[in-house]
Small-subunit ribosomal RNA from Nautilus pompilius, 1495 nucleotides, folded computationally.

RNA sequence: AGAGUUUGAUCCUGGCUCAGAACAAACGCUGGCGGCGUGUUUAAGCAUGCAAGUCGAACGCGAAAAUUCCUUCGGAAUAAGUAGAGUGGCGAACGGGUGAGUAAUAUUUGGGUAAUCUACCUUAAAGACUGGGAUAGCUUUGGGAAACUAAAAUUAAUACCAGAUGUGUUUAGAAUUCAAAAGAAAUUUAAACUAAAGGAAGGUAACAACCGCUUUAAGAUGAGCUCAAAUUCUAUUAAUUUGUUGGUAAGGUAAUGGCUUACCAAGGUUACGAUAGAUAGCCGGCCUGAGAGGGUGAAUGGCCACAUUGGGACUGAGAUACGGCCCAAACUCCUACGGGAGGCAGCAGCUAAGAAUAUUCCGCAAUGGACGAAAGUCCUGACGGAGCAACGCCGCGUGGAUGAUGAAGGCUUUUAAGUUGUAAAAUCCUUUUUUAGAGAAGAAAUUUUGACGGUAUCUAGAGAAUAAGUUCCGGCUAAUUACGUGCCAGCAGCCGCGGUAAUACGUAAGGAGCAAGCGUUGUUCGGAAUUACUGGGCGUAAAGGGUAUGUAGGCUGAGAAGUAAGUUGAAUAUGAAAUCUGCAGGCUUAACCUGUAGGGUAUAUUCAAAACUAUUUUUCUUGAGUUUUUUUAAAGGUAAAUGGAAUUUCUGGUGUAGGGGUAAAAUCCAUAGAUAUCAGAAAGAACACCAAUGGCGAAAGCAAUUUACUGGAUUAAAACUGACGGCUGAUAUACGAAAGCUAGGGGAGCAAACGGGAUUAGAUACCCCGGUAGUCCUAGCUGUAACGUUGUAUACUAGGUGUAUGAGGUAUUGAUCCCUUAUGUACCAAAGUUAACGCAUUAAGUAUACCGCCUGGGAAGUAUGCUCGCAAGAGUGAAACUCAAAGGAAUUGACGGGGGCCCGCACAAGCGGUGGAGCAUGUGUUUAAUUCGAUGAUACGCGUAAAUCUUACCGGGGUUUGACAUAUUCUGGAAGCCUUUAGAAAUGAAGGUGUCUUUUUGACUGGAAUACAGGUGCUGCAUGGCUGUCGACAGCUCGUGUCGUGAGAUGUUGGGUUAAGUUCCCGCAACGAGCGCAACCCUUAUUCUUUGUUGCUAUCAGAUUUUCUGAGCACUCUAAGGAAACUGCCUUACGAUAAGAUGGAGGAAGGUGAGGAUGACGUCAAGUCAGCAUGGCCCUUAUAUCCCGGGCUACACACGUGCUACAAUGAGUACUACAGAAAGUUGCAAUGUGGUAAUGCAAAGCAAAUCUAAAAAAGUAUUCUCAGUUCGGAUUAAGGUCUGAACUCGACCUUAUGAAGUUGGAAUCGCUAGUAAUCGCAGAUCAGAAUGCUGCGGUGAAUAUGUUCUCGGGCCUUGUACACACCGCCCGUCACACCACCCGAGUUAGUUUUGCCUGAAGUCACUGUGCUAACAUAUAGAGGUAAGUGCCAAGGGUAAUUUUAUCAAGGGGGGUGAAGUCGUAACAAGGUAGCCGUAUCGGAAGGUGCGGCUG
Repeated sequence: AGAGUUUGAUCCUGGCUCAGAACAAACGCUGGCGGCGUGUUUAAGCAUGCAAGUCGAACGCGAAAAUUCCUUCGGAAUAAGUAGAGUGGCGAACGGGUGAGUAAUAUUUGGGUAAUCUACCUUAAAGACUGGGAUAGCUUUGGGAAACUAAAAUUAAUACCAGAUGUGUUUAGAAUUCAAAAGAAAUUUAAACUAAAGGAAGGUAACAACCGCUUUAAGAUGAGCUCAAAUUCUAUUAAUUUGUUGGUAAGGUAAUGGCUUACCAAGGUUACGAUAGAUAGCCGGCCUGAGAGGGUGAAUGGCCACAUUGGGACUGAGAUACGGCCCAAACUCCUACGGGAGGCAGCAGCUAAGAAUAUUCCGCAAUGGACGAAAGUCCUGACGGAGCAACGCCGCGUGGAUGAUGAAGGCUUUUAAGUUGUAAAAUCCUUUUUUAGAGAAGAAAUUUUGACGGUAUCUAGAGAAUAAGUUCCGGCUAAUUACGUGCCAGCAGCCGCGGUAAUACGUAAGGAGCAAGCGUUGUUCGGAAUUACUGGGCGUAAAGGGUAUGUAGGCUGAGAAGUAAGUUGAAUAUGAAAUCUGCAGGCUUAACCUGUAGGGUAUAUUCAAAACUAUUUUUCUUGAGUUUUUUUAAAGGUAAAUGGAAUUUCUGGUGUAGGGGUAAAAUCCAUAGAUAUCAGAAAGAACACCAAUGGCGAAAGCAAUUUACUGGAUUAAAACUGACGGCUGAUAUACGAAAGCUAGGGGAGCAAACGGGAUUAGAUACCCCGGUAGUCCUAGCUGUAACGUUGUAUACUAGGUGUAUGAGGUAUUGAUCCCUUAUGUACCAAAGUUAACGCAUUAAGUAUACCGCCUGGGAAGUAUGCUCGCAAGAGUGAAACUCAAAGGAAUUGACGGGGGCCCGCACAAGCGGUGGAGCAUGUGUUUAAUUCGAUGAUACGCGUAAAUCUUACCGGGGUUUGACAUAUUCUGGAAGCCUUUAGAAAUGAAGGUGUCUUUUUGACUGGAAUACAGGUGCUGCAUGGCUGUCGACAGCUCGUGUCGUGAGAUGUUGGGUUAAGUUCCCGCAACGAGCGCAACCCUUAUUCUUUGUUGCUAUCAGAUUUUCUGAGCACUCUAAGGAAACUGCCUUACGAUAAGAUGGAGGAAGGUGAGGAUGACGUCAAGUCAGCAUGGCCCUUAUAUCCCGGGCUACACACGUGCUACAAUGAGUACUACAGAAAGUUGCAAUGUGGUAAUGCAAAGCAAAUCUAAAAAAGUAUUCUCAGUUCGGAUUAAGGUCUGAACUCGACCUUAUGAAGUUGGAAUCGCUAGUAAUCGCAGAUCAGAAUGCUGCGGUGAAUAUGUUCUCGGGCCUUGUACACACCGCCCGUCACACCACCCGAGUUAGUUUUGCCUGAAGUCACUGUGCUAACAUAUAGAGGUAAGUGCCAAGGGUAAUUUUAUCAAGGGGGGUGAAGUCGUAACAAGGUAGCCGUAUCGGAAGGUGCGGCUG
């Protein structure tokens, strides 16, 4: 310090997640030692023990056991003035616990107290005199179960009381000093009032140290009250308060005060957040963070509050009292049922709760506390220690050195090896722990005193002995392989992994990290600049209020002077200690502890400064304004009046059959006379042209003309005021389109709803015909959309061009042009800025001031509450839950029922077909099997000519090292051949024949055994190879440079041209290059050279007249090598002077001459595991293999591809020319011959330029004469031929039979020249079996002016919410499941407030007739007190009320789910552009009306 995650990729915005640190933690696995810390985060209830007593030097009482003695058997002495209880004093208000309550009667910091108190302690002063009456205890008698209690008698005090004294207190007066003041201090005068207690060692005694007592003054300590500032969230809490705010008087208190009471006044608090609600003890600190901050308040220290819940006082210096009292309530316990007792949030411990937290330990040795004069004693669950717990921090160890044949084993493997790994073993060494012995400090102060503890520590000895786990290994994030599993099981912090080769699951091996721990979960901060003070934003990502006026508030011109509130500086005080930081020191080190210094953001006081802010005074004119003059423009506003065009309706005329409407129609109007046309009348609404990125207005908005009233802006020039004010602007007020609402008018046109007609699968729509609210006016309401998606104001920062309205200047006779300038408005563009797009003096630049608003998407602008509204609704405005994204700009593609350009048998123009018939063939379909594959284009006469075989399928019968390969071991036999027999065959049985060879581990072969064979079994979505298609396309890329933050762009785009991204031309931030195109290759068209048999024959010769023979190589041909074509030449008033195009000449051929081969980067997980190869998986007496038979040939029907036809451009018959290419010995077969024929028999020639198939079809002549025919040939029957084994299931021939069919609906296919069409020939396969396939030649057309449309493709551009890329994406209802929420008749449990009733204890007040020790004048009394009454009052009851939560029939929407249903609203012009507001309608998305926006 960053990283992952939105996308095909990019930049940005923005959330989610991770890496760090920490913890009073918990859970899982594991666990050696020590030190120091920490340990019910859950105010529920508690058995048992202990946690506060002490003093005999305040007081009076006062045992017993035991021992000893006497002994009358009862005593005495000691124990002992001891134990013990009681009176009294002090303490018990400290110490210890907890955090329920409390948002201020709390806390923190700093003040005030002149408004106060303070036991014990310290200092100082004074005093302590004279008397008195009781009482507890003890004893006796009673009551009671107990707790306890009544009465009598008796006794003491440092207990209590009376009197005396007064340095004192209070009141009043005087003058002095101090104080800002209220007032305070001391002095003085007068009056009134108020004290006391003794104990005790010593001393012969007097005396009297000492401890106490009383009063006063002061200190110290502690406390009370009070002021200021700070101190959580909610405004869906906005008003609150009646003792409330103040005053007077009184009461009360230690003391101020409405603290309380009476009276008077009507105040007090609050937007700087009162009141109400929720939550919470506060702080020093602790955690985190660079800091600012954020979180937190365990342990430790300070303060507060509480002690089962609520109330109350008493005592006391101090309490409204944790281990005191009274009352009420709940709970628990005892009881003799009458009544009593209790309070662990003290230390241990128990129960419950909970994820979760320890011993019913030792000791007062230390520190501290209480009492005491003190010793010492006593008390101390404070405290000191130990125990338990890896809960945390810190330290140590689990061994060290040497050790390679790199052992064994494990794992992996390319089978070579690698790795675990110096790791182990082995050898040497050491000893924290363990054993034995010694043994502290902690003790101060001369003696005594140690729980911890025989602990720490030290010495000696033996022996590697007793001690390693846990998490992870896809990226973030260090570390990988094998096996298993197969979207299963599972993992997961985020992204995500798993569907048969998982580095992500599980296991193993190996590796990485940390280590007595490791990991997980939870919480906090950080990263997060993701609430932004430091330190963010708002044109399009979330975000500018619809607009203005203006209150509070905030901010604010120039010069001068003063003040000193802010500000700045200095000083002082405080900011406790601990913590923290630096430096030292002590435990072997560290943690830990100690010392010292620093720091401690703040508060208060004092002094100083005077720049800035503030404030006071004064001056100024530039801000702003006032007045006057001069203007100017304008749909600015309100009201009234007027006008013409159009529309509709009505009346009348003319006139006749249609009109209207649409893509096309229909509903509709019209013979009762429409539409059309003419004339007239009426009505309402709106104002053509002018008209314009023109004008005005704050915005909404404003448009005929005229008049009246009225607001604002602006130009030019003067004068005045003098910051008065200016800018902004919460709350507020006003205005505010359309729709809508209320009331009353009005109603021509238009037109939600509605009706009808169309369209459609449907059409609650788009289109059409009608049509009501409404649209208009008046008076009100509503208050939304409101856009420049850009708040208002001010200043500054290059320009250019228009336009509106002014002013000035120059020139000019003038119009007018030009120049300058002001205010508006619009476009372009520099710097700058921006994520980019863009903005750019009208800023989104640079700055200032103020306001508003934002903080992931959805849920949701919803729920609920409140305010407003007649309503519709508006304003304000959440959460649960859910997702890891949602979003902006730009990029590359793809797509569009977007656009432009171009091409193609793509269309058009033509020719011929298919679709109709019959048949052939393939597919679907059927079947025991009809083996398998191919399935839009790119499957379907395809793999592929199936009788057996093929064959993979089905049925049946067999075999198991196998039909086939290799190797080893053992064993038999040559191998082989023949015959008979069972069987469908395979196979089995029997018999015979045969006798190889190098003589052996031979060859061959049978049997047995083991490795293995075998598989047309699966996966073409694991693959290679091959192939189809886009594509007869012209594209696809790279290097360097440049541009851009970047993805990317440029080049490759543009203007021309071309078949072409072409070796083309021009231009250009590009310059070059590659794969494609083209060319190079083959065939063909012309020609030359060479060759001359089997080819050829012009000339010559001969014959049987046939190139037959000779002869020849001229020609044809053969097959090698050359030549030839390049826009080279000409033309064009084509082109840009180019590239090129048009036409022409010449030429065999002319603009790539024709055809073929050749197929870029890539797309379709296209096809093929059954052609072959191949990974993985599967079968192994079977999914292998052998045999026979069957099937692949089925047949309702549907589709594709073909053949033959429907006839006269024909059919039959007869006659008769000219090809090319390819084939032939298991062959082609001449020729002869038989047969009507298929073909049989005989057979020459030819392994081929020699022989053969071989006849080409065309053509000519003739018959037929338009018919289901002399067309057509299916089907069927019979007879044959050939191959072969032709039944299922071949082809052909003959005879006979003679279906359908008379040119084919919608639709659709091929073809641009030697092409279509038509005609035949050959070959492959092959025993046989083409209408198919592959080739070959013969005859041989028509049409194309062109690119509007269809399909496909290319380039450019545009839109996009698509990127699996339109077969995309995506919206809403409905159905089902689950989840959270809202409403809900009510229900239950709390909570708040108020009224009334009742009212305990208790204080206070009054009464006090009862009772009465201290005084007394002895009587009356004084004084006291029981008891009673009253106010207040906890609690209870009752009637209402606030608010929270539980449960709830039912209702509602929302979210999430696998492949459900209905439609298709949005994204492209999304097929009716979309969206916003509003109204209305509809299963649903949604439709329509009105107004607005462009995104």

The coordinates come from a structure-prediction model, not an experiment, and the mean pLDDT is 80. The sequence is in RNAcentral, with records from SILVA.